[in-house]
RNA sequence: GGCAGAGUAGGUGCCGUGCGUUAAGUGCUGGAGGAUGGAACGUUGCCUCUAGACGAAGGGUUAUGCCCGCGGUACGGCACCGCGUUCGCUGUC
Numbered sequence: 001g002g003c004a005g006a007g008u009a010g011g012u013g014c015c016g017u018g019c020g021u022u023a024a025g026u027g028c029u030g031g032a033g034g035a036u037g038g039a040a041c042g043u044u045g046c047c048u049c050u051a052g053a054c055g056a057a058g059g060g061u062u063a064u065g066c067c068c069g070c071g072g073u074a075c076g077g078c079a080c081c082g083c084g085u086u087c088g089c090u091g092u093c
Base pairs, nucleotide, nucleotide: 001093002092003091004090005089010081011080012079013078014077015076016075017074018073019071020070021069028052029051030050031049032048033047034046038087039086040085041084042083058068059067060066061065
């Protein structure tokens, strides 16, 4: 130097444990900030704070509970998917 490959943030599905159902959360819009393959720049996305609009599925029971549901709900585990350029890393010639 050529060729091949791994790895981020995160996404989807399943399972488990919670939370809410007295409506928080999720989703949408504006503003500010942050972290994002090992490094630099950056993209797609992600997170936090804040303001605003919108807005929900409850039921059973022996009732501070338990059970069945519901929520574009939170976290964890597993599987699959998952960096554009340059350098780096692994294998090979």

Record summary: The prediction has a mean pLDDT of 83. This is a predicted structure of a 93-nucleotide RNA (THF (Tetrahydrofolate) riboswitch aptamer) from a Bacillota bacterium. Its Rfam family is "THF (Tetrahydrofolate) riboswitch aptamer". A reference for the family is Ames et al. (2010), "A eubacterial riboswitch class that senses the coenzyme tetrahydrofolate", Chem Biol. It was read from a public genome assembly, where an Rfam model found it. Lineage of the source: Bacteria > Bacillati > Bacillota.